[in-house]
Context: one part of a larger RNA
RNA sequence: GGUCUAUGCACGGAUGACUUGGUUAGGUGAGGCGAUGAAGGACGGGGUAAGCACCGAAAUGCCUCGGGUAGCCGCAAACAGGCUUUAAUCCGAGGGUGUCCGAAUGGGGGAACCCUUCCGGUCGAAAUACCGGAAACCCUACGAUGAAUACAUAGUUGUAGGGAGCGAACCAGAAGAAGUGAAACAUCUAAGUACUCUGAGGAAAAGAAAUCGAACAGAUUUCCCCAGUAGCGGCGAGCGAAAAGGAAACAGUCUAAACCUUUUUUGUUUUCGCAAGAAAACAAAAAAGGGGUUGUGGGGCCUCGUCAUGGUAGGCUAAGGGAUAGCAGAAAUGCCUGGAAAGGCAUACCAAAGAAAGUGAAAGUCUUGUAAGCGAAAUUCUGCAGCCGCCUAGAGGUACCCCAAGUACCACGGGACACGGGGAAUCCUGUGGGAAUCCAGGCCGACCACGGUCUAAGACUAAAUACUCCACCUAAACCGAUAGUGUACAAGUACCGUGAGGGAAAGUUGAAAAGAACCCCGGGAGGGGAGUGAAAUAGAACCUGAAAUCAUAGACCU
Numbered sequence: 001g002g003u004c005u006a007u008g009c010a011c012g013g014a015u016g017a018c019u020u021g022g023u024u025a026g027g028u029g030a031g032g033c034g035a036u037g038a039a040g041g042a043c044g045g046g047g048u049a050a051g052c053a054c055c056g057a058a059a060u061g062c063c064u065c066g067g068g069u070a071g072c073c074g075c076a077a078a079c080a081g082g083c084u085u086u087a088a089u090c091c092g093a094g095g096g097u098g099u100c101c102g103a104a105u106g107g108g109g110g111a112a113c114c115c116u117u118c119c120g121g122u123c124g125a126a127a128u129a130c131c132g133g134a135a136a137c138c139c140u141a142c143g144a145u146g147a148a149u150a151c152a153u154a155g156u157u158g159u160a161g162g163g164a165g166c167g168a169a170c171c172a173g174a175a176g177a178a179g180u181g182a183a184a185c186a187u188c189u190a191a192g193u194a195c196u197c198u199g200a201g202g203a204a205a206a207g208a209a210a211u212c213g214a215a216c217a218g219a220u221u222u223c224c225c226c227a228g229u230a231g232c233g234g235c236g237a238g239c240g241a242a243a244a245g246g247a248a249a250c251a252g253u254c255u256a257a258a259c260c261u262u263u264u265u266u267g268u269u270u271u272c273g274c275a276a277g278a279a280a281a282c283a284a285a286a287a288a289g290g291g292g293u294u295g296u297g298g299g300g301c302c303u304c305g306u307c308a309u310g311g312u313a314g315g316c317u318a319a320g321g322g323a324u325a326g327c328a329g330a331a332a333u334g335c336c337u338g339g340a341a342a343g344g345c346a347u348a349c350c351a352a353a354g355a356a357a358g359u360g361a362a363a364g365u366c367u368u369g370u371a372a373g374c375g376a377a378a379u380u381c382u383g384c385a386g387c388c389g390c391c392u393a394g395a396g397g398u399a400c401c402c403c404a405a406g407u408a409c410c411a412c413g414g415g416a417c418a419c420g421g422g423g424a425a426u427c428c429u430g431u432g433g434g435a436a437u438c439c440a441g442g443c444c445g446a447c448c449a450c451g452g453u454c455u456a457a458g459a460c461u462a463a464a465u466a467c468u469c470c471a472c473c474u475a476a477a478c479c480g481a482u483a484g485u486g487u488a489c490a491a492g493u494a495c496c497g498u499g500a501g502g503g504a505a506a507g508u509u510g511a512a513a514a515g516a517a518c519c520c521c522g523g524g525a526g527g528g529g530a531g532u533g534a535a536a537u538a539g540a541a542c543c544u545g546a547a548a549u550c551a552u553a554g555a556c557c558u
Stems, first nucleotide, its partner, number of pairs: 001557008010549001016543001017508002021479002023476007030468002032166002040101003043056003047079002051075002053060001062095006071083003106115003116135007137163009170201001171199004181188001185234001211217001221248004231239002252460003255404001259290014295438001297403004301397004310391003314388003320382005326374002332347005348365002350354001356368003409433008419445001440455005495502002515542001518529004
């Protein structure tokens, strides 16, 4: 020096066990908050008070109404001091207070700071200081005032109402990539995806056929199927329907126009009047009311007839039901082992309750619960019935009027349709042209004929559908501390970065602190006794305690 063995109250923290925390899924609720100042913060508030939590100068809390009960002053010990059966602490509902910043809104500003004006108030003779209130911008409505410039308008200004900002996904619209794939790459793909912007709701959007496509059907939406089919496609890579059929859910309505009435304004004509002017008729425009809403065409107009029946998605009220605290809730003892009984043995009992968790090991009958029941002063959701409001008529005749216009359609240029310009219909529209009104017009995948089908150019509409920042409930051949969220712990913390941003590590004494009085060595750290405990080889660097590594001892080799 090495190898091996043993010991270690060495080092180290694997492994096992555990779970306060996560993950995923399902269900129910809620689906918004905000100028009555949000989300998010800064700074403060405790007897001692650094952090978290809670609260706001009324600051670890105030008031009221309910619940509930003997203890309470958070995590979190201790000392000091208090509160409470005149009902505290605690739980729920409703109020009050709520500094400063922040949309931040009196002005400014390097957020949490600085500086004003006006009105009212406190101390004062006053100034200062302090307290309460008002003072941003935009839009809408109604006023006031009012230039150049006569009327007016612009402008200025008052009152009232609204908006602004935040928020996870879902939704609609606007705008819109590239990597990638095509084994390169340009059409194509990725993809109308990502990113960005706007707007809204608890859902949104769509929606009552100018549909469909051959025969019916009869708004929309979603699912299954049709079908990886028909098709599209440097016919490459790829993209990819629809009818029909089966389900979920079902719900239908209102305007414009013709025509009528009324009012106002303007114009023309006539009459009266000397004139100023008045009246009437007609025409046009506007406003309001009635009327009317359809494709077996409908409506107006003329004749006759109808006021009842049925419906209702709006408003009010409201039986009942639910949410936000809770109440009550059956039945077991003994012996043995043990530190401890829930274990073993013995004999019982309950069960609409033998789900589960806890208790010194493994409990139906110890605790909390569980089953079946019960309960609200206050706030709130839903809501049967009722009332109000609203909607609800046709038949015949006529062929005079109306039936959504820079629209349909066409050309050119684009885009959307599964469809890449194609034989390319259909939908949208930038430019130009530009109809018809029922003897009409669109469509049936170029186009034409016949046939069929529907009625554009206005609007509304629940449900079935999508999502989950959030609250509660339930479950798991999900994880178990290098896992599971980044975070089981003062975690988006410490720390890093100018910044955008990045981003940890860190769980376990014991049943109970009973957390080791006292003595000894030592400056201390640490240790030896003593004591506690079932155990201290559970001693706080604390469950178990592997390996590398270290120390000591021994054997062997050199």